Model confidence (mean pLDDT): 86 of 100. Predicted 3D model of an 89-nucleotide RNA (c-di-GMP-I riboswitch aptamer) from Alkalibaculum bacchi. The organism belongs to Alkalibaculum, within Bacteria. The model forms 100% of the base pairs in the Rfam consensus.

[in-house]
This record gives sequence, C1' cells and structure tokens, in this order.
RNA sequence: AUUAGAUAAAGGCAAACCUGAUGAAAAUCAGGGACGCAAAGCUAAGAGUCUAAGGCAAUGAAAAUUGCUACGACAGUCAAGCCGCCAAA
Repeated sequence: AUUAGAUAAAGGCAAACCUGAUGAAAAUCAGGGACGCAAAGCUAAGAGUCUAAGGCAAUGAAAAUUGCUACGACAGUCAAGCCGCCAAA
C1' cells in the first nucleotide's frame, strides 16, 4: 500500500421497549435501553416498503365513508454513488 476482516485493541453506532417533544400519519428528535452492525457514516435522482394531511374520484340530502395519489417518510430492505476508523494474516 492492498484485501475476501481477528474469538485482537482503540474509538463508534444503537433494534425492540419506556419517557418526553414534533407530526394528520408514517416517522423523526432528545433521554434511557442494547437486538444487532466493519460502513447500522452521507445521498430518497433506481427498485422496494410505510403513511395519505392536501388533492382527485365514487357514494351520500348532509354529516361522512371508500378508493387512488407523495409534494411526507424509511439508508438497520436491495442496488448505485461519495467519504471514512482500526490493522492480525
């Protein structure tokens, strides 16, 4: 330097769940907590998944109900791009 990564070391992240906050929701943020993670760091312009406030449509006398829809989310679903800690063999 490189790599297909150690039962190593340093440092890191933090699922479920609980509390509080924001949000229509999905979910996010903060604190606690650890199931796991070598990119569980960043990117939501590819695919996929979740939600449906608003909008559109249908029904309805109305109230409302149902369906579709992302301009809302998820990077800890996969692919892709960017960047990066350690260092045994």